[in-house]
Formats: sequence, C1' cells, structure tokens
RNA sequence: GCCCGUGUAGCUCAGUGGUAGAGCGAGCGCCUCGUAAGCGCUAGGCCGUGGGUUCGAUCCCCACCACGGGCU
Repeated sequence: GCCCGUGUAGCUCAGUGGUAGAGCGAGCGCCUCGUAAGCGCUAGGCCGUGGGUUCGAUCCCCACCACGGGCU
C1' cells in the first nucleotide's frame, strides 16, 4: 500500500428498513434468624464519526476513525 472482518447498555452479545433487546453486572424490594442462592421491579444506549438513498436507516451506499486478520 491492497483486501476482509468487527464497532449496539459498565461487560459479553442479539437484532438487519417501521422510533433497540437478552444474559451477566448495578440499585431497590420479596424471601431468610442472617448471608448466599432464588424471585420481582427499576435505571442505564441519539447503535464508532460524517455524509447520501428512502416517507422512514442500527440495518442499504460512500468516505473517514479505531481494533483484529490476511496478502505483497
């Protein structure tokens, strides 16, 4: 330099055109003599950045950034 992949909640990951979910973690409550476990509830994300397409973009297109891999 070229090619490919990944980027979504504190962490690990779903979702792939119709205003985003789970598990773990956090907070609160129930249970218990108490703790853990178990159960319930709540909070937490303008989906890496900027453009474009579309009535509408996490999703499609382009550029860039970061990380990983491959080739020379």
This is a predicted structure of a 72-nucleotide RNA (transfer RNA) from an Actinomycetota bacterium. Its mean pLDDT, the model's own confidence on a scale to 100, is 84. It matches the Rfam family "tRNA".